[in-house]
Parts: sequence; C1' cells; structure tokens
RNA sequence: GGCUUAUUAGCUUAGUUGGUUAGGGCAUCGUGCUAAUAACCCGAAGAUUGCAAGUUCGAGACCUGCAUGGGCCA
Repeated sequence: GGCUUAUUAGCUUAGUUGGUUAGGGCAUCGUGCUAAUAACCCGAAGAUUGCAAGUUCGAGACCUGCAUGGGCCA
C1' cells in the first nucleotide's frame, strides 16, 4: 500500500427485509428484606448507535469519506 472485518451506556451485547419508544445482562444509585452484610425483591439514572456527509417520507441498518482495532496478502 491492497483486501476484509468490527465500532451501540462505565463493561459486555441484541437489533430480522430500513418502520413507529434503541432493548437485555453486569456494574452504579435508591427502596424493601436482615441484628448487620452478602444474596434476593422492587425501582431509578445512564446511549443523540465511532465522526462527517449523502440516499429516503423515515437510517443503528443502505452509499461515500475519515478515524481506531483485528485478520489476510504484498
């Protein structure tokens, strides 16, 4: 340098053929339970989906460029 793949919350991850509120687990905070802690129950907050632009009535998804990581080739 070329090809390919991935990027969604602090961490991990789902998202089908583009469709109506971006969901789950762990962690965090709070309530209950307990003499107390853990476990358990209930609840809450936390994402403008890596960045920018485009297509579309509508983009996490499709196109293009860029950034970063992995793999392959040279």
Molecule: transfer RNA
Organism: Prunus persica